This is a predicted structure of a 145-nucleotide RNA (c-di-AMP riboswitch aptamer (ydaO/yuaA leader)) from Thermocatellispora tengchongensis. Taxonomically the source falls in Thermocatellispora (Bacteria, Bacillati, Actinomycetota, Streptosporangiales). The sequence was found by an Rfam model in a public genome assembly.
RNA sequence: CGCGUGCGGCCGCCGAAUCCGCGCCUCGCGGAGCCGGGGACCCACCCAUGGGGGUGAAUCGGCGCGCCCGCCAGCGGCGGCGCCCGUAGGGCACUUUCCAGCCCGAACCCGUCAGCUAACCCGGUAGGCGGCAUGGAAGCAAGGA
Numbered sequence: 001c002g003c004g005u006g007c008g009g010c011c012g013c014c015g016a017a018u019c020c021g022c023g024c025c026u027c028g029c030g031g032a033g034c035c036g037g038g039g040a041c042c043c044a045c046c047c048a049u050g051g052g053g054g055u056g057a058a059u060c061g062g063c064g065c066g067c068c069c070g071c072c073a074g075c076g077g078c079g080g081c082g083c084c085c086g087u088a089g090g091g092c093a094c095u096u097u098c099c100a101g102c103c104c105g106a107a108c109c110c111g112u113c114a115g116c117u118a119a120c121c122c123g124g125u126a127g128g129c130g131g132c133a134u135g136g137a138a139g140c141a142a143g144g145a
Base pairs, nucleotide, nucleotide: 010131011130012129013128014127018032019031020030021029022028023027033125034124035123036122037121038120043115051113052110053109054108055107060086061085062084064083065082066081067080069079070078071077072076089104090103091102092101096138097137098136099135100134
């Protein structure tokens, strides 16, 4: 000097997932804020068991490639898995708009049951990352002098 790692503090990002109080105090309880679900009239919807539904941006595809097995069938078609390529949509240090750039485009849950929905009822408040962090323009706000 460079790289990596551990701990603490601080500043941030995705996300609803933050703050406060109390207690038998490293755990539990309660509250506020934020978030989600169920649930009338009216309105809307139409099928069936091969179900249906919810949280979430995470949906929908392919004259693509490879493999496996199954069905129909007779050399093709359909289906499944994996990979690649896109895509509705979503994110990137005040907020909004525009233009570029870089990423994501998952996962889980309910259990035959749920459209919307006032009153009412029931829950969640995790986790994962970063350390000048995308850049430019317009406009606006706050703060300082």
It matches the Rfam family "c-di-AMP riboswitch aptamer (ydaO/yuaA leader)". Rfam 15.1 lists 7,607 matches to the family in 2,262 species. Model confidence (mean pLDDT): 76 of 100.